[in-house]
Molecule: transfer RNA
Organism: Chloroflexota bacterium
RNA sequence: GGCGACGUAGCUCAGCGGUUAGAGCGGGCGCUUCAUAAGCGCUAGGUCGGAGGUUCAAGUCCUCCCGUCGCCA
Numbered sequence: 001g002g003c004g005a006c007g008u009a010g011c012u013c014a015g016c017g018g019u020u021a022g023a024g025c026g027g028g029c030g031c032u033u034c035a036u037a038a039g040c041g042c043u044a045g046g047u048c049g050g051a052g053g054u055u056c057a058a059g060u061c062c063u064c065c066c067g068u069c070g071c072c073a
Stems, first nucleotide, its partner, number of pairs: 001072007010025004018056001027043005049065005
C1' cells in the first nucleotide's frame, strides 16, 4: 500500500430501516441474614467511533476519515 472483519452502557455483546436503544456481568440503593455470601427487587449509566449523504424515518443503507484485528504484497 491492497483486501476483509469489527467499532453500541465501565466490560462482553445483541439489535442490521419503522415510534421511547437492550441483555448479562460490574456499580448504587433496598429486601432477606446475628453478620457475610448467594438470591430477589429497584435504580444510575449511551455524541450507537467522527463528518457528510439518501429517506417521511438511520444504530441499521451509501461515501470519506479515524481506530483495532486479520490476510496479501